[in-house]
This is a predicted structure of a 1480-nucleotide RNA (small-subunit ribosomal RNA) from an uncultured prokaryote.
RNAcentral holds the sequence, with entries from ENA.
RNA sequence: GCUGGCGGCAGGCUUAACACAUGCAAGUCGAGCGGUAACAGGAGAAGCUUGCUUCUCGCUGACGAGCGGCGGACGGGUGAGUAACGCGUAGGAAUCUGCCUAGCAGUGGGGGAUAGCCCAGAGAAAUUUGGAUUAAUACCGCAUACGCCCUUCGGGGGAGAAGGCCUCUAUUUAUAAGCUUUCACUGUUAGAUGAGCCUGCGUGAGAUUAGCUAGUUGGUAGGGUAAAGGCCUACCAAGGCGACGAUCUCUAGCUGGUUUGAGAGGAUGAUCAGCCACACUGGGACUGAGACACGGCCCAGACUCCUACGGGAGGCAGCAGUAGGGAGUAUUGGACAAUGGGCGCAAGCCUGAUCCAGCAAUGCCGCGUGUCUGAAGAAGGGUUUCGGGUUGUAGAGCACUUUAAGCAGGGAGGAAGGCCUUAAGAGUUAAUACCCGUAUGCACUGACGUUACCUACAGAAGAAGCAGCGGCUAACUCCGUGUCAGCAGCCGCGGUAAUACGGAGGGUGCCAGCGUUAAUCGGAAUUACUGGGCGUAAAGCGCGCGUAGGCGGUUUGCUAAGCCAGAUGUGAAAGCCCCGGGCUCAACCUGGGAACUGCAUUUGGAACUGGCAUGCUAGAGUACGGUAGAGGGUGGUAGAAUUUCCUGUGUAGCGGUGAAAUGCGUAGAUAUAGGAAGGAAUACCAGUGGCGAAGGCGGCCACCUGGACUGAUACUGACGCUGAGGUGCGAAAGCGUGGGGAGCGAACAGGAUUAGAUACCCUGGUAGUCCACGCCGUAAACCAUGUCAACUAGCAGCCGUAGGGAUCCUAGGUCUUUGUGGCGCAGCUAACGCAAUAAGUUGACCGCCUGGGGAGUACGGCCGCAAGGUUAAAACUCAAAUGAAUUGACGGGGGCCCGCACAAGCGGUGGAGCAUGUGGUUUAAUUCGAUGCAACGCGAAGAACCUUACCAUCCCUUGACAUCCAGAGAAGAGACUAGAGAUAGACUUGUGCCUUCGGGAACUCUGUGACAGGUGCUGCAUGGCUGUCGUCAGCUCGUGUUGUGAAAUGUUGGGUUAAGUCCCGCAACGAGCGCAACCCCUAUCCUUAGUUGCCAGCACAUUAUGGUGGGAACUCUAAGGAGACUGCCGGUGAUAAACCGGAGGAAGGUGGGGACGACGUCAAGUCAUCAUGGCCCUUACGUGUAGGGCUACACACGUGCUACAAUGGCAGGUACAGAGUGCUGCAAUACCGCGAGGUGGAGCGAAUCACACAAAGUACGUCGUAGUCCGGAUCGGAGUCUGCAACUCGACUCCGUGAAGCCGGAAUCGCUAGUAAUCGUAGAUCAGAAUGCUACGGUGAAUACGUUCCCGGGCCUUGUACACACCGCCCGUCACACCAUGGGAGUGGGAUGCAACAGAAGUAGGUUGCUUAACCUUCGGGAGAGCGCUUACCACGGUGUGGUUCAUGACUGGGGUGAAGUCGUAACAAGGUAUCCGUA
Repeated sequence: GCUGGCGGCAGGCUUAACACAUGCAAGUCGAGCGGUAACAGGAGAAGCUUGCUUCUCGCUGACGAGCGGCGGACGGGUGAGUAACGCGUAGGAAUCUGCCUAGCAGUGGGGGAUAGCCCAGAGAAAUUUGGAUUAAUACCGCAUACGCCCUUCGGGGGAGAAGGCCUCUAUUUAUAAGCUUUCACUGUUAGAUGAGCCUGCGUGAGAUUAGCUAGUUGGUAGGGUAAAGGCCUACCAAGGCGACGAUCUCUAGCUGGUUUGAGAGGAUGAUCAGCCACACUGGGACUGAGACACGGCCCAGACUCCUACGGGAGGCAGCAGUAGGGAGUAUUGGACAAUGGGCGCAAGCCUGAUCCAGCAAUGCCGCGUGUCUGAAGAAGGGUUUCGGGUUGUAGAGCACUUUAAGCAGGGAGGAAGGCCUUAAGAGUUAAUACCCGUAUGCACUGACGUUACCUACAGAAGAAGCAGCGGCUAACUCCGUGUCAGCAGCCGCGGUAAUACGGAGGGUGCCAGCGUUAAUCGGAAUUACUGGGCGUAAAGCGCGCGUAGGCGGUUUGCUAAGCCAGAUGUGAAAGCCCCGGGCUCAACCUGGGAACUGCAUUUGGAACUGGCAUGCUAGAGUACGGUAGAGGGUGGUAGAAUUUCCUGUGUAGCGGUGAAAUGCGUAGAUAUAGGAAGGAAUACCAGUGGCGAAGGCGGCCACCUGGACUGAUACUGACGCUGAGGUGCGAAAGCGUGGGGAGCGAACAGGAUUAGAUACCCUGGUAGUCCACGCCGUAAACCAUGUCAACUAGCAGCCGUAGGGAUCCUAGGUCUUUGUGGCGCAGCUAACGCAAUAAGUUGACCGCCUGGGGAGUACGGCCGCAAGGUUAAAACUCAAAUGAAUUGACGGGGGCCCGCACAAGCGGUGGAGCAUGUGGUUUAAUUCGAUGCAACGCGAAGAACCUUACCAUCCCUUGACAUCCAGAGAAGAGACUAGAGAUAGACUUGUGCCUUCGGGAACUCUGUGACAGGUGCUGCAUGGCUGUCGUCAGCUCGUGUUGUGAAAUGUUGGGUUAAGUCCCGCAACGAGCGCAACCCCUAUCCUUAGUUGCCAGCACAUUAUGGUGGGAACUCUAAGGAGACUGCCGGUGAUAAACCGGAGGAAGGUGGGGACGACGUCAAGUCAUCAUGGCCCUUACGUGUAGGGCUACACACGUGCUACAAUGGCAGGUACAGAGUGCUGCAAUACCGCGAGGUGGAGCGAAUCACACAAAGUACGUCGUAGUCCGGAUCGGAGUCUGCAACUCGACUCCGUGAAGCCGGAAUCGCUAGUAAUCGUAGAUCAGAAUGCUACGGUGAAUACGUUCCCGGGCCUUGUACACACCGCCCGUCACACCAUGGGAGUGGGAUGCAACAGAAGUAGGUUGCUUAACCUUCGGGAGAGCGCUUACCACGGUGUGGUUCAUGACUGGGGUGAAGUCGUAACAAGGUAUCCGUA
């Protein structure tokens, strides 16, 4: 939030210890007292309306107010304060204790007051003053003294008291006397209960709180208290507490328990129970057994109320209740019936304690909302593949039941007592009375309560919701929405097909509840005691010395602190657990047990730890002899080199770089020779060599000095290890003072580079680097590995290296030890790796870590001259950050290899004109698509209309097209009118086919609605098809093996290939898709067949021709075969695979060409070929019509054609193909035309006829290097052809015209052989319209050394902070918005320290003032008391001055966050200057 039937049991202001109206919550006793205001009874009197009124009497029941006693210190509430002997637990001694129990001894005799009542006052009230009178169980003396207290043990001291009731006797009553049973009282001793005090141990956080303390610590004396004590005072001493955390700050009532957890722990302290503290805030005492007192008092303060303004009253943190606060918590209820408490002899009274009821699903527990049957699987819903499936035996229907609720009737238990009566008697007594106890009997006591429970009646009757349904997590579909609205605990969902949003249907979970939110523990071994870590993930202090502390070899004895065992006491009850019992069960209640893991006391033990003592030598150390060494400090000294200066020789450059320039040099540089000066550093030796704790240390010599190793003996006797604080050392840079300064060289200057270049490179150059003294104290101070010790490889593994020692058969080997390296077993590790120098197995001690960022930052402290160092947070923000390894991808990483990739060549493009496509622009429209390679002569194998999708105009609306229905009509054909046409109008002609005679089929028109239609959108919803990497050699799988795993292996390696092609090797063995081959064409031969093809030989005919007979040889045609396989030889290779060369052969190592395209990549292309989901249009985004447009034109690009000419142009002559096509066709001979073409039509559906003359070539002629006899654009004129129609906008022909162009900048393309180049031919499309496309043949080259480089690709390897994979990732300033935070002139509050002031009430002391019943008195007075005054202590309060904390503050600092801001590109690859650390 939504919903809500019943009952039982339990709990119910967590916030404002905020303020409170009203009522109630503590009274009782007449058996203490004087009494009688009220009520009732009785008696008497008066009045009279003879049953009423008034008066009197305390006589009786009783009782207001008052005196007195006991109780108001319990019970009830709350948790503000308190970090404390407050609480818990275990102990202790110096105490008190009303009522209660027991013991002992008593209760005698007097006195003076006072309230009430009465009278008189003051005041609004609260209250109060004066006078008179009175009682007690009120008060005060006296007597007594068992016991008590003190004691020097002789003695001394002082305190008391009260009666009431009942009974008997006497008595007329009143009263008096006796008795002392009971109650009460006094003294005292014990007990019980309760309370006070002291101690050990335990009981939060912060060290960015390290020092605190003067009554402080102790003593003596005194005071004080119930009681010990600096509790208080005086004096004396100078102590006491603290790193085992004092002091300070913040927070908090503590416990039994509760909750969670396997436990250990963690969190918590509601209800119930124990303790404490508080009662509006602060202070104080009085009374009392007990209080410094919740419903008492005094004072101060704040607040509220009353008031006559003079003054008063109050304290719900008791029960209800109100306002307020807040997300949030109940009735101004009933009863004392029970339990308990107070008073009382008792009856009884009081009791918001308590027992009950009421409210709210707040929790726990129980019950119900129905049960059986019921398929036409109803209707409806929702879904659908339209068949169905689902809701669902669910409902309806039929047959039953009645719990609980309802109504009616019956009906327990909680009730025990007490009073009264009767009876006999144990006790007491003088007593048979009273009292006490026992027994009997009668009546009576219930708030809850219309109780629980039982029975009858009626009727399925009145009783189901909530959340969720992507995964975690049980449960799925439809519709709507369209990164919108929204969801979300985490991951995430939503951008037009959402199981995640909203609704619905269905299904899931729980159920009178269900969800959400908040909180605690668990999971989390994620603070790790149980039970974690620190090489690289967070984490070893830079390194020593050493204090406290922790830990510590071996022997014997003693001890008994730790330790072990037994016993005792305690560990409240409740709770938890176990076994029983009671409510119908359960929750709940109740009896018993166990447990409470603890503490204390006591008895015993002696292994281990500790303590004390005695020894020992294996740890540690000392003495002696040797050894190696850049170990440290001081002083001296040497040579080489750089630089500078001087002198000589010498001449024009030197220097520097990728290339240059600045710079130096004719005033003589560089170079070279000699000399001089000065500073710094020490080549070779030199070595994962040595020394040192680390930082670090390097020529040679001398002096001083530390440590290590080794050998053999002697000595000491645990003297040891680690080490919080502390202290010392500590690279470079930096700082201070003074020197020094050769080289190098921050800053700075100049030159380059660059878009820029405050850089990298170059030329110079100051601090500094060096020395002395003093600071700093940090480094990626790293082995990213703390120190010490032991063990682990059977023979202490193998290989080096440095220093000693022993030994042998001495270029050396073996053994041993101390260092220092490499590789490796077990083991460890997340892996990488470590591995006797451990990161293995253990022990001791220290340091450090706990997600990333903020941040090693802020504030505070300490240190420093400063720079800064050290210690060290929080707010806020993110869901990651990180390590190691894996697979890819990438690299201005490496290695190997390939490709017309480069190179070597040939020819082009880019320049010109034109053609064609695209962009752009224009337009009414210039339809749409294709856009790096992989769009651009592409879709389009052919836009004048059509095509056509575009534009403007005119029309149609079931439609141009399909199916169904109804009606009418054959269909059709012809001409006329209007119109641009679509179309419309009117007219003529025509009546067919099948038939079971009903009708049917086809076609046309009209009408209705389902529907048609869409080149409209989405190629990022899709199918299909296609491009590309790429014809690149790759891509995978099964089983096995390795690895914690991702994965690896195979597929890597050595060779080889065009090839993951093959061979060898190998923890792999095999297999699949690719490669190759199988298919087609072509190159050679054979066989078969022989027309339309062919013609050698034999004939015929012709000017000539396979024209004819004939032939089947050849060519050819088209079927089938053969052939080529590294097969053979030699060499190389590993005896392999293979390669090289050769033979033979038409062809040789894939012979040439084609088809064929692995797993996949590019959300590549196509919704306009087609198909298709969804969306959109429906008199229009559909259909038709005529015209226009797609052909526009400043320009830019791609692809081509033609050229620029002589290897050529022109003219005429001449030779040789292949492959195709043809009836809406190809068209010959012939004739006409200059020609395009026309007329005409033989032949041919084609190995027969036609298109059809191939061209380059060749022989000859001409042109002569020119804008030409090159080139042909453009334009004028005239024509031809196709076609309804050549204006926009066709092709061709002829005549004329004759533009640019003289070989093309940067750049770029194709091609390795029958290829490039060049030449023509044909076809598809097509009425017509190719420079395009496709196919065909003719002629026919050059070059390839080679793989360094460019591009692309393959394999292996390496680095990576990339994985959307380098078109990646990513850093910082600036600009903007928001957030938290630091500084900040200050400002405002809180708590608090110190100093002096102040001083209410109260207590104590003092007191010369005033007052004064009891007692004493010599009667004057005194003792004592009260008031007043004063001193001390002290609350509130104000003042000054500190530190502290919170809030706020102009401005300011950095930080964080934020889809598309700016500038650069620092890092990740050698990141393009390797990166990083410290410092300036």
Its mean pLDDT, the model's own confidence on a scale to 100, is 84. Its Rfam family is "Bacterial small subunit ribosomal RNA".